Source information: SAM riboswitch aptamer (S box leader) from a Zetaproteobacteria bacterium, 122 nucleotides, folded computationally. The sequence was found by an Rfam model in a public genome assembly. The coordinates come from a structure-prediction model, not an experiment, and the mean pLDDT is 81.
[in-house]
RNA sequence: GCUUUAUCCAGAGCGGUGGAGGGUCCAGGCCCUGUGAAGCUGCGGCAACCGGCCAAGAUGGGGAAUCAUCGCGGUGUCUGGUGCCAAUGCCUGCCUCUGGGGGACCAGGGGAGCGAUAAUGG
Repeated sequence: GCUUUAUCCAGAGCGGUGGAGGGUCCAGGCCCUGUGAAGCUGCGGCAACCGGCCAAGAUGGGGAAUCAUCGCGGUGUCUGGUGCCAAUGCCUGCCUCUGGGGGACCAGGGGAGCGAUAAUGG
């Protein structure tokens, strides 16, 4: 880098370093930023995709003791593996539907594409 599946309007920031950019790329918009961007780093936090543990309860086996499987839990817990911590993936871009408008265009719904993250397969 590729395959498949799921999710993407919720949530969570301070310090050090750095020194001008950043919001993935392109275009348009909008926004963040010398009251210090990106990157790196320490600590903290969020989340609950995967994993361990706990566990209401359910199902099945057994005469019973009890065993096996699944498992509620606005993640209960973790010194497990990732991820994330301005704004919906900041918004729009392609297709389509609805409403408004004489029109330019505006508002809203659905989908595609692209992307991100996780798990998965080779």